[in-house]
Context: one part of a larger RNA
RNA sequence: GUCAGCGACUUAGUCUAUGUAGCAAGCUUAAGCCGAUAGGUGGAGGCGUAGCGAAAGCGAGUCUUAAUAGGGCGAAUAAGUUACAUGGAUUAGACCCGAAACCCGGUGAUCUAGUUAUGGGCAGGUUGAAGGUAAGGUAACACUUACUGGAGGACCGAACACGUAUCUGUUGAAAUAGAUUGUGAUGACCUGUGAUUAGGGGUGAAAGGCCAAUCAAACCGGGUAAUAGCUGGUUCUCCGCGAAAUCUAUUUAGGUAGAGCGUCGUGUGAUUACCUACGGGGGUAGAGCACUGGAUGGUUGCGGGGGGCGCGAGCCUUACCAAUACUAACCAAACUCCGAAUACCGUAGAGUACAGCACGGCAGACAGACUGUGGGUGAUAAGGUCCAUGGUCGAAAGGGAAACAGCCCAGACCGCCAGCUAAGGUCCCUAAAUCAUUGCUAAGUGUAAAAGGAAGUGAAAAGUCCAAGACAAUCAGGAGGUUGGCUUAGAAGCAGCCACCCUUUAAAGAAAGCGUAAUAGCUCACUGAUCUAAAUAUUAAGACUUCUUGCGCCGAAGAUGUACCGGGGCUCAAGCAAUGUACCGAAGCUGCGGAUUCCAUAGUUUACUAUGGUCUGGUAGCGGAGCGUUCCGUAAGCCUGUGAAGGGUAACCGCGAGGUUGCCUGGAGGUAUCGGAAGUGAGAAUGCUGAC
Numbered sequence: 001g002u003c004a005g006c007g008a009c010u011u012a013g014u015c016u017a018u019g020u021a022g023c024a025a026g027c028u029u030a031a032g033c034c035g036a037u038a039g040g041u042g043g044a045g046g047c048g049u050a051g052c053g054a055a056a057g058c059g060a061g062u063c064u065u066a067a068u069a070g071g072g073c074g075a076a077u078a079a080g081u082u083a084c085a086u087g088g089a090u091u092a093g094a095c096c097c098g099a100a101a102c103c104c105g106g107u108g109a110u111c112u113a114g115u116u117a118u119g120g121g122c123a124g125g126u127u128g129a130a131g132g133u134a135a136g137g138u139a140a141c142a143c144u145u146a147c148u149g150g151a152g153g154a155c156c157g158a159a160c161a162c163g164u165a166u167c168u169g170u171u172g173a174a175a176u177a178g179a180u181u182g183u184g185a186u187g188a189c190c191u192g193u194g195a196u197u198a199g200g201g202g203u204g205a206a207a208g209g210c211c212a213a214u215c216a217a218a219c220c221g222g223g224u225a226a227u228a229g230c231u232g233g234u235u236c237u238c239c240g241c242g243a244a245a246u247c248u249a250u251u252u253a254g255g256u257a258g259a260g261c262g263u264c265g266u267g268u269g270a271u272u273a274c275c276u277a278c279g280g281g282g283g284u285a286g287a288g289c290a291c292u293g294g295a296u297g298g299u300u301g302c303g304g305g306g307g308g309c310g311c312g313a314g315c316c317u318u319a320c321c322a323a324u325a326c327u328a329a330c331c332a333a334a335c336u337c338c339g340a341a342u343a344c345c346g347u348a349g350a351g352u353a354c355a356g357c358a359c360g361g362c363a364g365a366c367a368g369a370c371u372g373u374g375g376g377u378g379a380u381a382a383g384g385u386c387c388a389u390g391g392u393c394g395a396a397a398g399g400g401a402a403a404c405a406g407c408c409c410a411g412a413c414c415g416c417c418a419g420c421u422a423a424g425g426u427c428c429c430u431a432a433a434u435c436a437u438u439g440c441u442a443a444g445u446g447u448a449a450a451a452g453g454a455a456g457u458g459a460a461a462a463g464u465c466c467a468a469g470a471c472a473a474u475c476a477g478g479a480g481g482u483u484g485g486c487u488u489a490g491a492a493g494c495a496g497c498c499a500c501c502c503u504u505u506a507a508a509g510a511a512a513g514c515g516u517a518a519u520a521g522c523u524c525a526c527u528g529a530u531c532u533a534a535a536u537a538u539u540a541a542g543a544c545u546u547c548u549u550g551c552g553c554c555g556a557a558g559a560u561g562u563a564c565c566g567g568g569g570c571u572c573a574a575g576c577a578a579u580g581u582a583c584c585g586a587a588g589c590u591g592c593g594g595a596u597u598c599c600a601u602a603g604u605u606u607a608c609u610a611u612g613g614u615c616u617g618g619u620a621g622c623g624g625a626g627c628g629u630u631c632c633g634u635a636a637g638c639c640u641g642u643g644a645a646g647g648g649u650a651a652c653c654g655c656g657a658g659g660u661u662g663c664c665u666g667g668a669g670g671u672a673u674c675g676g677a678a679g680u681g682a683g684a685a686u687g688c689u690g691a692c
Stems, first nucleotide, its partner, number of pairs: 001692006011092013026047003032041003051058002061073004095233002098230001102223006113197009122187001124156003127152001131148006160184003165180004199215001201211003236626006246259005261364001262362007272353003275349006286338001287336002292332003296328004303321002305318005368393010398409003413594004418590003424584003427568003433581001435580006446570001452554002456551004461546005473530005479503003484498003509524001512523003595616001598613006627681001629678005637671003646665008
């Protein structure tokens, strides 16, 4: 891992609701006793028939109170009770499995920690303390030298003990080892045997270490089925309806309770929703500046600052600040002179839908997700977060978006090798247009992006110049007063300041740029010519500026491999814009056949049948109807050696759980029907046991 078997809502008391049955203003016995699987007896007690008050008590009333007032709870409007079954609650282990823990009583120091009694062990080598002896030395000591001596938690190094580092091993050779290397090795050394200290206790040169492969409180048994707002699991079928992830509260936030939302029953009987008309209140969007504030320019200039004069008072002045007022244009969630659409409330009305409300039984749910819209927060970030209001998912399959819970279309009762459409598509992959008409795009734009940039190109508009010759190009001119004045070493058009005139001209700035030390020099503005034409003729026609708009261009750099059309590939498209027709396309709609819910009608009349209409996605969950297993009654019946149960296989019946039958196997029991009772249905629980 697979297979087989086992494996989870039970039982009892009480309360409550529903159903069925008995009796009914009543209903009913409990223990016990008699009898013995029957039943009888037993009325104590319980519930109901009257309530109110704390109570005495009074009573259709009563309590409060001084009250005959008012108010509270009642009556008037009256059905219960017992049994059984089922749903739910509660008390019990209470659907099953699961802690870590807590407490009690015992068992452990053969492992290991400390202690204790008694024994044992430590090759070999090195160093050479104190002390001693002799000699020298001293007044005597001291001191010196030599020899001796053999100390030490001394040195090196086996046994022995320990164990760092690295490698191997990691379903190991081993539930802690092996290899290499290393530390101590006469000591706080190592070691045998006996004894001793016990669980909130021991022991600990202290690591929370060790106390029998177990230690931040051992092990064994018991309390014990501890508790678990937590995780996992919870077994047959079909049918009807079908949620929530919100509010309030919570030692509450992943729990629970009440409300909202679901379901079932009873009652009510149009009360509900949509639409239309009419009547309402509002202060949002927008807008506005009348208020409250903010904020800019102009006019006016209270007041203040600066400057001048004045002994002072004060006077004069100012390209400074600036109130008020006027004017122009603005801003606001906590501004409003205004002010919608929606939404909300009410009344009336028709149609459609089949809702709405009240009471009662039973829930689930109170982690929501994305998307459109209106907002807060954040950075007008987030697949962020928090509200409001729709949708979808959740609990929804099907078609489209390449793939893709939340987007677009559309809501799957079952069957069909029939038809029509939606979104989206129609060159090939790939079902259907290489469809029609008119344009645009040249970038493979399409098939990702901004500020910004550009004689890309299409359309529209306004203006200027132009056969008296525009625009571009080429040739020529571009002068004089004058080197303007000032400044300056110089300043001559061209460092800087001031002025910016006049003349000759077809035209030419007291100069737009380069340049020089300053001149010079080269361009520009401006003018003429080429360009001769006003009937000329083989020679010139549009040019420029601005604005709006369609489609494109640049801006544009990433990591395995094209890789930002799903791919191939596509250019008068198979791209974009506009118009039109046809087709494809879903579990949508239609057709044909069948089933179900509910309603109506008819026949029947307890459940059934027919016709018509209607309905049938579904998680949590509520409700309904069934199948099967074991045992009991029915059953001293029925089936069965002319072959039971069980096993294999096939056909048929039933929406299904399942059932019936044939054949083979098997070889002795099985059991219809209608009822009753449950150890009653397995694929999941890191389930349990066994087999492989």